Predicted 3D model of a 146-nucleotide RNA (c-di-AMP riboswitch aptamer (ydaO/yuaA leader)) from Paenibacillus sp. The prediction has a mean pLDDT of 76.
RNA sequence: GAAUAAAUAAAGCCGAAUUUCAAAGUGAAAACGGGGGAACCAUUUAAGUAGGGGUGAAUUGCACUUGCCGUACUCUGGCGAGCAGCAUAGGGUGGCCUGCCAUCCGAAUCCGUCAGCUAACCUCGUAGGCUAUGUCAGGGAAACCA
Numbered sequence: 001g002a003a004u005a006a007a008u009a010a011a012g013c014c015g016a017a018u019u020u021c022a023a024a025g026u027g028a029a030a031a032c033g034g035g036g037g038a039a040c041c042a043u044u045u046a047a048g049u050a051g052g053g054g055u056g057a058a059u060u061g062c063a064c065u066u067g068c069c070g071u072a073c074u075c076u077g078g079c080g081a082g083c084a085g086c087a088u089a090g091g092g093u094g095g096c097c098u099g100c101c102a103u104c105c106g107a108a109u110c111c112g113u114c115a116g117c118u119a120a121c122c123u124c125g126u127a128g129g130c131u132a133u134g135u136c137a138g139g140g141a142a143a144c145c146a
Stems, first nucleotide, its partner, number of pairs: 011131004018030004031126006041116001051114001052111004060087003064082006090105005096139004100134001
C1' cells in the first nucleotide's frame, strides 16, 4: 500500500412518514407532507374511448426479435407486442458544508370518465425498506488543555 472478514447500531441512510398526551375498546394534538377548491390569469383544437389526471427523481430516445399495414417486387416507412440491452431528463450516497472524484437509482402504484392556477374553506397520510465507500481540496463547528 492492497484485499477479505467481523465489530462499531439507543448510530446512520432513502422517504412526508416523527413527537407528545390519553387509552389499552376508541383516539387527540403538534409537526412534516399530499389532494380538492374562487376572482384574476391561462386554455378554448373539437371529435375520438387503450380518454384524462395524481403521488414519486423515476422522463425520453435508440437497438434487438416478431406480427400487421402500404407497395408489382425490393428498399424505406408507420402501428402493435415481446425483450429488459445501451443511453438519458432527473434523483440519492460517500456520517458538518461546498467543490472535485467515485458509485448507485432512473421504479412502482392510485383515481375512475373527472380535477388548469387558486384566497377562504374542505379533506387525506404519518408507511415501508436498508447498513460502514474518499489519506481528495477549500472552509466551518465543537471539546479538552494551557